[in-house]
RNA sequence: GCCGCGGUAGCUCAAUGGUAGAGCGUCCGCCUGAAGAGCGGUAGGUUGUCAGUUCGAUUCUGACCCGCGGCA
Numbered sequence: 001g002c003c004g005c006g007g008u009a010g011c012u013c014a015a016u017g018g019u020a021g022a023g024c025g026u027c028c029g030c031c032u033g034a035a036g037a038g039c040g041g042u043a044g045g046u047u048g049u050c051a052g053u054u055c056g057a058u059u060c061u062g063a064c065c066c067g068c069g070g071c072a
Stems, first nucleotide, its partner, number of pairs: 001071007010024004018055001027041004048064005
């Protein structure tokens, strides 16, 4: 330099055009002498950045940034 894959909640991942969810974790409550486990609930997102297409973009297109792998 070229090619491919990936970037979404604190972490691991869903959502393949129609107001972004789950598990774990945080916090609160129940339970316990207390803690853990278990049960119920809360909060937490400018979807890597900037443009384009569209009535509407996490999703489609382009460029760029970052990470991983391959080729040279």
Molecule: transfer RNA
Organism: Patescibacteria group bacterium